[in-house]
């Protein structure tokens, strides 16, 4: 230094629900909560799915839906 990221322990992130605030909305964010995660870190590039009010658009929303990208811990060889 590459490569693996099984198992088992530490730590970590938190589904649905609830509560409270923002959003027209899909949603987002803070507390509880814990269903699952080895990138459930991050980035809307492919592709997918959703949303919209007088505006439909060269707009927005998901990264816990697949791929890519790009960084990384414990442990193991």
């Nucleotide at each position: 230094a590459a490569g693996g990221g099984a198992a088992a322990a530490a730590g970590c992130c938190a589904a649905a629900c609830c509560a409270g605030c923002c959003g027209c909305g899909a949603g987002g964010c803070u507390g509880g909560g814990a269903c699952g995660g080895a990138a459930a870190a991050c980035c809307a590039a492919g592709g997918g799915u959703c949303u919209c009010a007088a505006a439909a658009g060269a707009a927005g929303a998901c990264a816990g839906c697949c791929u890519g990208g790009c960084u990384a811990c414990a442990c193991u060889c």
Predicted 3D model of a 77-nucleotide RNA (c-di-GMP-I riboswitch aptamer) from a Gammaproteobacteria bacterium. Lineage of the source: Bacteria > Pseudomonadati > Pseudomonadota > Gammaproteobacteria. Its mean pLDDT, the model's own confidence on a scale to 100, is 79.